[in-house]
RNA sequence: CUAAAGGCAGGCGAUGGGGCUCGCCACAACCGCCACCUCUGGCUAAUAGCCUCUACCCCGUG
Numbered sequence: 001c002u003a004a005a006g007g008c009a010g011g012c013g014a015u016g017g018g019g020c021u022c023g024c025c026a027c028a029a030c031c032g033c034c035a036c037c038u039c040u041g042g043c044u045a046a047u048a049g050c051c052u053c054u055a056c057c058c059c060g061u062g
Stems, first nucleotide, its partner, number of pairs: 001006001010025004016053006032043004
């Protein structure tokens, strides 16, 4: 929502958990950047945004 039976309260926003807010999608939304013909190689970030926990990175102290 339906008289009831019953159905629904979903998914997604480049790496994890929780809360809040915003946006997008109905098999679609969504699936980062650079070099490279492809192959392949290199690089940043745990957020769409805020707070927080965890992991990671840098600096300092014990």
Fluoride riboswitch aptamer (crcB RNA motif) from Mycobacterium botniense, 62 nucleotides, folded computationally. Taxonomically the source falls in Mycobacterium (Bacteria, Bacillati, Actinomycetes, Mycobacteriales). Its mean pLDDT, the model's own confidence on a scale to 100, is 81. The model forms 100% of the base pairs in the Rfam consensus. It matches the Rfam family "Fluoride riboswitch aptamer (crcB RNA motif)". A reference for the family is Baker et al. (2012), "Widespread genetic switches and toxicity resistance proteins for fluoride", Science.